[in-house]
């Protein structure tokens, strides 16, 4: 320096062909259960979907530049 690849809740991770209101698991918070804890049960809060910028009626999804991250090559020694 150049190549793939990730980057969506606090944490692991989905998200189909672009399509109206972005999801699961777990953890958190409240209740209920219980002597009382844990386990169950119920309800709930939590997200500029890495940032700018563009195409489109519409973008987490398409396209461009950055930015973090890994992994391979070169390159110097």
């Nucleotide at each position: 320096a150049g190549g793939c690849g990730c980057g969506u809740a606090g944490c692991u991770c989905a998200g189909u062909u672009g399509g109206u209101u972005a999801g699961a698991g777990u953890g958190c918070u409240u209740g209920c259960u219980c002597g009382a804890c844990a386990c169950g049960c119920a309800a709930g809060a939590g997200g500029u979907c890495g940032a700018c910028g563009g195409u489109u009626c519409g973008a987490a999804u398409c396209c461009g530049u950055c930015c973090g991250c890994g992994c391979c090559u070169a390159c110097c020694a």
Predicted 3D model of a 77-nucleotide RNA (transfer RNA) from an uncultured Gammaproteobacteria bacterium. It was read from a public genome assembly. The coordinates come from a structure-prediction model, not an experiment, and the mean pLDDT is 81. It matches the Rfam family "tRNA". Rfam links the family to the GO term triplet codon-amino acid adaptor activity. From the family's description: Transfer RNA (tRNA) molecules are approximately 80 nucleotides in length.